RNA sequence: GGGCAUUUAGCUUAGCCUGGUUAGAGCGCGUGCCUCACAUGCACGAGGUCAGAGGUUCAAAUCCUCUAAUGCCCA
Numbered sequence: 001g002g003g004c005a006u007u008u009a010g011c012u013u014a015g016c017c018u019g020g021u022u023a024g025a026g027c028g029c030g031u032g033c034c035u036c037a038c039a040u041g042c043a044c045g046a047g048g049u050c051a052g053a054g055g056u057u058c059a060a061a062u063c064c065u066c067u068a069a070u071g072c073c074c075a
Base pairs, nucleotide, nucleotide: 001074002073003072004071005070006069007068010027011026012025013024020058029045030044031043032042033041051067052066053065054064055063
């Protein structure tokens, strides 16, 4: 220098191909119940500019372009 893949909550990730009402789950975190207390268990809750920017569209995590980061391959 060229090619491919990945990027979503603190962590691990689903959803993307086939655009559509409020973006979900597990773990973790907070509160409450339970307990003498802790753990377990149960209930509720907080937490996301969907890597960034632009474009297409009535509507974008999803389609297109560029950029960035990480990993792999080729040279």
RNAcentral holds the sequence, with entries from ENA.
This is a predicted structure of a 75-nucleotide RNA (transfer RNA) from a Candidatus Aminicenantota bacterium.
RNAcentral records the identical sequence in 4 taxa.
Its Rfam family is "tRNA". By type it is a transfer RNA.
Its mean pLDDT, the model's own confidence on a scale to 100, is 83.